[in-house]
RNA sequence: UCCGAGAAAGGCAAACCGGGAGAAAUCCCGGGACGCAAAGCCACGGGUCUAAAGCAUCGAGUGCUAUGACAGCCGGGCUGCCGAAG
Repeated sequence: UCCGAGAAAGGCAAACCGGGAGAAAUCCCGGGACGCAAAGCCACGGGUCUAAAGCAUCGAGUGCUAUGACAGCCGGGCUGCCGAAG
């Protein structure tokens, strides 16, 4: 360094519930643990979600669209605790 022990110390926290922000996706706080060795950080590539504003439409409605989001979808980048076997 690769690697990742029914190792130790510690960490994070899905669903769901309560409160809050938001048009929504989603996020924040508290509870709660399905899981996680980067489930720490970054929207860079792909992907997914949403569509307020905008555009189309006479309009209702519908369609398109990210400038909004997801890092616990995949890849990539940056950083990092511990240390058995190999």
c-di-GMP-I-GGC riboswitch aptamer from a Chloroflexota bacterium, 86 nucleotides, folded computationally. It was read from a public genome assembly, where an Rfam model found it. The source organism's lineage runs through Bacteria, Bacillati and Chloroflexota.